[in-house]
RNA sequence: UAUCCAUCCCGAGCGGCUGAGAGAUCUGGCUCGUCGACGCCGCAGCAACCCGUUUGAGUCGGGUGCUACCGCCAGGACCGAUGGGAG
Repeated sequence: UAUCCAUCCCGAGCGGCUGAGAGAUCUGGCUCGUCGACGCCGCAGCAACCCGUUUGAGUCGGGUGCUACCGCCAGGACCGAUGGGAG
């Protein structure tokens, strides 16, 4: 990078830095944001998938992931994200 399978209901915040947008993309809405969002870092937490451990159990360990709103809602799409497999 393209592809196959599964999931996208629920769950989970504090501090520091930065400084104006953000919620993937397009359209129409809606919501959040200088009372500092988004992003990055540290710590903490949640528990989706995989591996190991355990008689067994997220019991423990590890690899990713995640921590506003039903993937925010709707429409369109060869749509997007995460995990695993085999290239």

A computed fold for an 87-nucleotide RNA from Nesterenkonia halophila, annotated as SAM riboswitch aptamer (S box leader). The model forms 93% of the base pairs in the Rfam consensus. The sequence was found by an Rfam model in a public genome assembly. The coordinates come from a structure-prediction model, not an experiment, and the mean pLDDT is 82. Taxonomically the source falls in Nesterenkonia (Bacteria, Actinomycetota, Actinomycetes, Micrococcaceae).